Overview: A computed fold for a 74-nucleotide RNA from Tieghemiomyces parasiticus, annotated as transfer RNA. It matches the Rfam family "tRNA". It is annotated as a transfer RNA. Rfam's curators write: Transfer RNA (tRNA) molecules are approximately 80 nucleotides in length.
RNA sequence: GCCGCCGUGGCCUAACUGGAUAAGGCAUCAGACUUCUAAUCUGAGGAUUGCGGGUUCGAUCCCCGCCGGUGGUA
Numbered sequence: 001g002c003c004g005c006c007g008u009g010g011c012c013u014a015a016c017u018g019g020a021u022a023a024g025g026c027a028u029c030a031g032a033c034u035u036c037u038a039a040u041c042u043g044a045g046g047a048u049u050g051c052g053g054g055u056u057c058g059a060u061c062c063c064c065g066c067c068g069g070u071g072g073u074a
Stems, first nucleotide, its partner, number of pairs: 001073007010026004019057001028044005050066005
């Protein structure tokens, strides 16, 4: 260089072949419990879905370019 795969809250993982408010766990914060902590229980906040453009009434999903990671290959 060429080919394939991946990129979604701080971290990990979903989203059924394009359709309703992007879901769950961990972590964080607040409260309850406790002499205090831990554990447990309840609640809360946090995502321009890597970036830019296109298609569409509608895009995490399809198309193009770029960036990053990873595997293969002369």